[in-house]
RNA sequence: GGGCCGGUAGCACAACCUGGUAAUGCGCUCGGUUCGCAUCCGAGAGAAUUCGGGUUCAAAUCCCGACCGGUCCA
Numbered sequence: 001g002g003g004c005c006g007g008u009a010g011c012a013c014a015a016c017c018u019g020g021u022a023a024u025g026c027g028c029u030c031g032g033u034u035c036g037c038a039u040c041c042g043a044g045a046g047a048a049u050u051c052g053g054g055u056u057c058a059a060a061u062c063c064c065g066a067c068c069g070g071u072c073c074a
Base pairs, nucleotide, nucleotide: 001073002072003071004070005069006068007067010026011025012024020057028044029043030042031041032040050066051065052064053063054062
């Protein structure tokens, strides 16, 4: 330098192909259970999806560019 894959909540990830309220687990907060803790049960908060631009009534999703990471080739 080039090819491919990826970037979404504190962490791990789904939704992307086929555009339409961003799901789940762990963690966190509150309550129940306990003498107390853990486990378990219930409830809740937390993400406009790496950045910029384009298309569209509407973009995490499609298109272009940039940045970052992984991998392969040179």